[in-house]
Context: one part of a larger RNA
RNA sequence: CUGGGCGUAAAGCGCGCGUAGGUGGUUUGGCAAGUUGGAUGUGAAAGCCCCGGGCUCAACCUGGGAACUGCAUUUGAUACUGCUGAACUAGAGUAUGGUAGAGGGAAGUGGAAUUCAGGGUGUAGCGGUGAAAUGCGUAGAUAUCCUGAGGAACACCAGUGGCGAAGGCGACUUCCUGGACCAAUACUGACGCUGAGGUACGAAAGCGUGGGUAGCAAACAGGAUUAGAUACCCUGGUAGUCCACGCCGUAAACGAUGUCAACUAGUCGUUGGGAGGAUUUUACCUCUUAGUGACGUAGCUAACGCGAUAAGUUGACCGCCUGGGGAGUACGGCCGCAAGGUUAAAACUC
Numbered sequence: 001c002u003g004g005g006c007g008u009a010a011a012g013c014g015c016g017c018g019u020a021g022g023u024g025g026u027u028u029g030g031c032a033a034g035u036u037g038g039a040u041g042u043g044a045a046a047g048c049c050c051c052g053g054g055c056u057c058a059a060c061c062u063g064g065g066a067a068c069u070g071c072a073u074u075u076g077a078u079a080c081u082g083c084u085g086a087a088c089u090a091g092a093g094u095a096u097g098g099u100a101g102a103g104g105g106a107a108g109u110g111g112a113a114u115u116c117a118g119g120g121u122g123u124a125g126c127g128g129u130g131a132a133a134u135g136c137g138u139a140g141a142u143a144u145c146c147u148g149a150g151g152a153a154c155a156c157c158a159g160u161g162g163c164g165a166a167g168g169c170g171a172c173u174u175c176c177u178g179g180a181c182c183a184a185u186a187c188u189g190a191c192g193c194u195g196a197g198g199u200a201c202g203a204a205a206g207c208g209u210g211g212g213u214a215g216c217a218a219a220c221a222g223g224a225u226u227a228g229a230u231a232c233c234c235u236g237g238u239a240g241u242c243c244a245c246g247c248c249g250u251a252a253a254c255g256a257u258g259u260c261a262a263c264u265a266g267u268c269g270u271u272g273g274g275a276g277g278a279u280u281u282u283a284c285c286u287c288u289u290a291g292u293g294a295c296g297u298a299g300c301u302a303a304c305g306c307g308a309u310a311a312g313u314u315g316a317c318c319g320c321c322u323g324g325g326g327a328g329u330a331c332g333g334c335c336g337c338a339a340g341g342u343u344a345a346a347a348c349u350c
Base pairs, nucleotide, nucleotide: 004321005320006319007304008303012318014201016199017198021194022193023192025088026087027086028085029084030083031082033081034080035077036076037075038074039073040072041071042070049065050064051063052062053061054060091191092188093187094186095185096183097182098181099180103177104176105175106174107173108172109171110154115149116148117147118146119145120144121143125136126135162169163168206247207246208245209244210243211242215241216240220236221235222234223233258317259316260315261314262313263312266295267294268293269292270291271290272289273288274287275286276285277284299306300305323350324349325348332343333342334341335340
């Protein structure tokens, strides 16, 4: 170099954008670099292979041929690839008109509940558990009513419903803002796809500075349980959880399934849009399109299962795997305030 793979056996980067590179729709002209035919030169000899000859045979020696799959020059071919000229509209995009949405950011507002504070009523318990105790309470608790403060989260609606690249997003109103989908035309004319490096985003926890702190709650304290109980249970409770700005860059970041495109039976739901039909309107039916689910044919699969949202049949590009442990560790590099992250071995051992 030539393989086989990546849902669950080892293996899809957490997810986008995008540089180089790779790759790329339809028609036609030119060139002839790749590709391909011929010719010439060269490709030493020996060796290998084929046909002969010589030692009695063989090894060995020897003659001829073939081969040397290569390189260079030259002359043709033009289907495909390439380069170049012209054109096209089926990919991609733009414009116009609509639609749905917890998509993002900022500001403001609201009600329920918990807690705390003040006041009223009221009296001996409350709370908690398997049972208790710690704890709270005659300095008047728990319960109940009124008022106030403050923080956090938004019941019902709510739905294999919606939106977003992923992480994720759920009270209401306003402002700013991204994307998607549908329909009919018009326009640009391959502008596309993927993407090593790079770069933006990236749950929770954690870190820095400054705020905030109702509830919950690592650590911690006490009470129980127990042989013990550094736990499970209970009473408390600090970081944290919240906000602003800045870091961190990891997750079972999961569909454990990379992105894009094409093709390949059906059936039943559901969300957004469009067309037609029916109907007094609604409800409804048919078709279509973009999602999102359940089953299922062919096919695939070790099986489980997947099955137009493929794990089917193919193409383009990237990433990754190569027995278990050692080890996602050591060393070194890079990044980080740190925690640590990332890149990533070997000895040894089975």